Glycine riboswitch aptamer from a Candidatus Melainabacteria bacterium, 97 nucleotides, folded computationally. Its mean pLDDT, the model's own confidence on a scale to 100, is 76. Its Rfam family is "Glycine riboswitch aptamer". From the family's description: This family represents the bacterial glycine riboswitch.

[in-house]
């Protein structure tokens, strides 16, 4: 001067899955409807997080290994918001050449 890599921040991009049933509350144009709040019960979705290597994949193959892979514990199933990951810029820390 400062590469790779960490970790934070801003911007852009980013899905799935029941507007499902029953109460009660609210509310209205009132017995009936809400895309609005709770609770419950099925049924489903993985891309906040968490677990777990059973199966599948990598590896130096005895074993180990994380993960977009399996579990749903959690979280979510109109839109919306968040949401792993990508892409751009910043700062930090680190130090190859």
């Nucleotide at each position: 001067u400062g590469a790779u890599c960490u970790c934070g921040c801003g911007c852009g991009g980013g899905a799935g899955a029941g507007c499902c049933c029953a109460c009660g509350g609210c509310g209205g144009u009132c017995c009936c409807c809400g895309a609005c709040c709770g609770u419950g019960g099925c049924g489903c979705c993985g891309a906040a997080g968490g677990a777990g290597c059973a199966a599948a994949c990598c590896u130096c193959c005895c074993a180990g290994g994380a993960a977009a892979c399996u579990c749903u514990c959690a979280g979510g199933c109109a839109c919306a918001c968040c949401u792993a990951c990508c892409g751009c810029a910043c700062g930090a820390g680190g130090g190859a050449a």